[in-house]
RNA sequence: AAAGUCGGCCAGGCAAUCGCCGGGUGACCGGGGGAAACCCCGGCGCCGGGAGGAAAGUCCGGGCUCCAUAGGGCAGGAUGCCAGCUAACGGCUGGGCGCUAUAAGCCGCAAGGCGAAGGCGACGGAAAGUGGAACAGAGAGUAGACCGCCCAAGCCGGGGGAAACCCCGGACGGCAAGGGUGAAACGGUGGCUCCGCGCAGGCGGGGGCGGCACUGCGAAAGCGGUGCCGCGGUAAGAGCCCACCGCGCCGGCGGCAACGUUCGGCGGCACGCUAAACCCCAUCCGGAGCAAGGCCAAAUAGGGAAGCAUGGGCGUGGCCCGCGCUGCUUCCGGGUAGGCUGCUUGAGCCUGUCGGCGACGGCAGGCCUAGAGGAAUGAUUGCCACGGCCCUUCGGGGUCGCUACAGAACCCGGCUUAUCGGCCGGCUUUCCAA
Numbered sequence: 001a002a003a004g005u006c007g008g009c010c011a012g013g014c015a016a017u018c019g020c021c022g023g024g025u026g027a028c029c030g031g032g033g034g035a036a037a038c039c040c041c042g043g044c045g046c047c048g049g050g051a052g053g054a055a056a057g058u059c060c061g062g063g064c065u066c067c068a069u070a071g072g073g074c075a076g077g078a079u080g081c082c083a084g085c086u087a088a089c090g091g092c093u094g095g096g097c098g099c100u101a102u103a104a105g106c107c108g109c110a111a112g113g114c115g116a117a118g119g120c121g122a123c124g125g126a127a128a129g130u131g132g133a134a135c136a137g138a139g140a141g142u143a144g145a146c147c148g149c150c151c152a153a154g155c156c157g158g159g160g161g162a163a164a165c166c167c168c169g170g171a172c173g174g175c176a177a178g179g180g181u182g183a184a185a186c187g188g189u190g191g192c193u194c195c196g197c198g199c200a201g202g203c204g205g206g207g208g209c210g211g212c213a214c215u216g217c218g219a220a221a222g223c224g225g226u227g228c229c230g231c232g233g234u235a236a237g238a239g240c241c242c243a244c245c246g247c248g249c250c251g252g253c254g255g256c257a258a259c260g261u262u263c264g265g266c267g268g269c270a271c272g273c274u275a276a277a278c279c280c281c282a283u284c285c286g287g288a289g290c291a292a293g294g295c296c297a298a299a300u301a302g303g304g305a306a307g308c309a310u311g312g313g314c315g316u317g318g319c320c321c322g323c324g325c326u327g328c329u330u331c332c333g334g335g336u337a338g339g340c341u342g343c344u345u346g347a348g349c350c351u352g353u354c355g356g357c358g359a360c361g362g363c364a365g366g367c368c369u370a371g372a373g374g375a376a377u378g379a380u381u382g383c384c385a386c387g388g389c390c391c392u393u394c395g396g397g398g399u400c401g402c403u404a405c406a407g408a409a410c411c412c413g414g415c416u417u418a419u420c421g422g423c424c425g426g427c428u429u430u431c432c433a434a
Base pairs, nucleotide, nucleotide: 001430002429003428004427005426006425007424008423009422010421012384013383014382015381016380017379018378020050021049023047024046025045026044028043029042030041031040032039033038052405056416057415059414060413061412062411063410064289065288066287067286071321072320073319074318076285077284078283079282080281081095082094083093084092085091096123097121098120099119100118105114106113107112124280125279129278130277131274132273146179147178148175149174150173155170156169157168158167159166160165187245188244189243190242191241192207193206194205195204196203197202208231209230210229211228212227213226214225215224216223217222232240246269247267248266249265250264251263252261253260254259293341294340295339296338303332304331305330306329307328308327312326313325314324315323348367349366350365351364352363353362354361355360386401387400388399389398390397391396
């Protein structure tokens, strides 16, 4: 410097005039109350303040208010790796595991493969139980024979042979190693071959395969080299036997832990997938909501009917127990719906410093930054900044725009969605210079 990627901040600035909302103030003006001090309402003057990063969705979590004195259980619901942060959360931070993409570049004849930062995770349990998986297929979970392989022993047929016996085919029977079906088939790979010598058992050599150790290039994938060891069994085959890998269990080492382990042992293997299927396990959860609630004023019909009742009835989701209250439920009809408050000082913001990988926390200092009530913050002008377009003698000039998504309604912490432009950083790879 380029490319990729992740995070943070801003959301034009200054000034003037008029207008709107709210606050403060005044020795001013008008009205009302009061003995006065003073209080209330309106006007005028002056001084500050006035819509976001999402104010949106109403998806989570709370503060606050009421039920209300409010406990326990069942049902129900939510969350789901580990460790932390927080008032709390399904949020955030760091870590673990799994999945995943491509850039530069590398490997390859090619197809393709490998490949960083990064991204995603509805991430407890399948060895408690139940259920589910179309079609194809023999068979979809302790299954299965369509094509196929074998047919050694004994049996049938044929051929050769003096005979023993040999060869070919088949049936009974055996197998699931190969092929096919499928997204997936009941763990995976290897256990050979050629030549020479020997009567034979066997011996020697070459090639191939597997394992272990060392090693070259490389980030990896991949391509090599050297040495040592091994290359059963059967008719065929196997899960038998051997070697390795995978899987399960146990131990050692590291880590707070989830987990990791090119450390070791045992086992032929617990029979695949699915739990935003039922279920099991762990943790958590009263309800309703500012149209909550409180105060004042006013008005009407404290009206009528039916039912239950000494144990019934009621009590903010359902059921039970407990507790509290003492009447309650349903229908018809009538009045009011006005004003004030709740309403903004907060788990608040900013700066510095200390601790922490970080989310965040401690300490010190500073600041007050909308409270409308049918719903206020708008219009105009000038300068500067930013951006687009045109021209340029590259000094600059002209013109347009203030943008996109979009406007508090009791208040906060998150998540999700929409989005114009700008600025500042971190990480990965490559190139250049020192």
Molecule: Bacterial RNase P class A
Organism: Rhodocyclaceae bacterium